[in-house]
């Protein structure tokens, strides 16, 4: 440096739900809380999904959201080969 893995050791993150708050909503942030996670660190590039304020006669529609949906980019502790 690369690949594989979480058996060991040190740790890390935090689903649902609840409090407060932002938002039209999806959802985000904050404190509690642990379903789980070997990248559940980070990035909305591609696909997928969610929402529909605004637009539209209706159908519908992203410039909004989801990285704990999939792929991919970048970075990374320990052990083994």
């Nucleotide at each position: 440096a690369u690949u594989u893995g979480a058996a060991a050791a040190a740790g890390g993150c935090a689903a649902a739900c609840c409090u407060a708050u932002c938002g039209a909503a999806a959802g985000g942030u904050u404190g509690g809380g642990a379903c789980g996670c070997a990248a559940a660190g980070u990035c909305a590039c591609a696909g997928a999904u969610c929402u529909a304020a605004g637009g539209g006669a209706c159908a519908c529609u992203a410039u909004g959201a989801u990285g704990g949906c999939u792929g991919g980019g970048c970075u990374a502790c320990c052990a083994a080969a």